[in-house]
Context: one part of a larger RNA
RNA sequence: CCAUGUCGAAGGAACUCGGCAAACUGACCCCGUAACUUCGGGAGAAGGGGUGCUCUUUGAAUUGAUUCUUUCUGAGAGCGUCACAUACCAGGGGGUAGCGACUGUUUCUUAAAAACACAGGACUCUGCUAAGUGGUAGCAUGCUGUAUAGAGUCUGACACCUGCCCGGUGCUGGAAGGUGAUAAUUGAUUGGUCGUCUUAGCUUCUCUUUCUAAUCCCCAGUAAACGGCGGCAGUAACUCUAACUGUCCUAAGGUAGCGAAAUUCCUUGUCGGGUAAGUUCCGACCUGCACGAAUGGCGUAACGAUGGCCACACUGUCUCCUCCCGAGACUCA
Numbered sequence: 001c002c003a004u005g006u007c008g009a010a011g012g013a014a015c016u017c018g019g020c021a022a023a024c025u026g027a028c029c030c031c032g033u034a035a036c037u038u039c040g041g042g043a044g045a046a047g048g049g050g051u052g053c054u055c056u057u058u059g060a061a062u063u064g065a066u067u068c069u070u071u072c073u074g075a076g077a078g079c080g081u082c083a084c085a086u087a088c089c090a091g092g093g094g095g096u097a098g099c100g101a102c103u104g105u106u107u108c109u110u111a112a113a114a115a116c117a118c119a120g121g122a123c124u125c126u127g128c129u130a131a132g133u134g135g136u137a138g139c140a141u142g143c144u145g146u147a148u149a150g151a152g153u154c155u156g157a158c159a160c161c162u163g164c165c166c167g168g169u170g171c172u173g174g175a176a177g178g179u180g181a182u183a184a185u186u187g188a189u190u191g192g193u194c195g196u197c198u199u200a201g202c203u204u205c206u207c208u209u210u211c212u213a214a215u216c217c218c219c220a221g222u223a224a225a226c227g228g229c230g231g232c233a234g235u236a237a238c239u240c241u242a243a244c245u246g247u248c249c250u251a252a253g254g255u256a257g258c259g260a261a262a263u264u265c266c267u268u269g270u271c272g273g274g275u276a277a278g279u280u281c282c283g284a285c286c287u288g289c290a291c292g293a294a295u296g297g298c299g300u301a302a303c304g305a306u307g308g309c310c311a312c313a314c315u316g317u318c319u320c321c322u323c324c325c326g327a328g329a330c331u332c333a
Base pairs, nucleotide, nucleotide: 001328005324008321010319011318014317019314027051028050029049030048031047036041038157052079053078054077055076056075057074059072060071061070080084092312094310095309096308098306099304100303104116105115120155121154122153123152124151125150126149132141133140134139158299160297161296163229164228165227168226169225170222171221172220173219174218177217178216184210187207188206191203192202230248231247232246233245234244257291258288269285270284271283272282273281
């Protein structure tokens, strides 16, 4: 030096992206235990105290019985130590707010998460030889099920809710009308064939007539379907602002709630809190570059090897390094 350990004066996170790592805590018994809460929890919350040995003794069991022994159960007195759960083993705890309700699942070999799943919610399809799925098909599955069933899509416990727009795209419906097939059909014409002199037939070319399915046009419905949800002016007896008014455009102009946010460019926004000092954090404000309602909105107890912030305890993380233990490297043989 490399890797594993042990101790450390004074200080105690000053280290650092970040308390990473280490340390503290740790067992059993007793006392005691907050906000909040879905009344189950939170909770081992937090925070305290006890624990050895000797003697005496209460109440039991053991025994046929008993001053013994053994096993429990309390109470009292005493003894020694720096230290009595004496070793090993063996939770650090608290506050605040983000995300996801939760237990669970995942990138075998850089990602365990806020991603996936989930119970719950909603819409759509499907009447059974079901829809859907696999297969060229037979057939199989769905299902030895039958709409309280099966399939697909979105959302994601729970509480409170889920606004407006059907113009576009999609889907669903519509006995009218328009369009409309090398499907059928009317007539004319060109060529061919056969045949005979009479018509007709067959085939073919170019036009044409009529009729017509689905589709499309058209008319409606439908947003927990894909999606969308405005400008510009003026106006109140200081000023500012604009409940109010006018005007243009739109299918309709963003409702409730939230908001510098996992979303805020300007931005370290401004104010307040915490610090001596805070681009982070918490509480507000709203000027939302570019939140917003199942592409869910906003809250939320419990939970989390989840990301942020604060303070307690604790410590060699640090000020600032030191000693020690044994192993390797290394040197010599």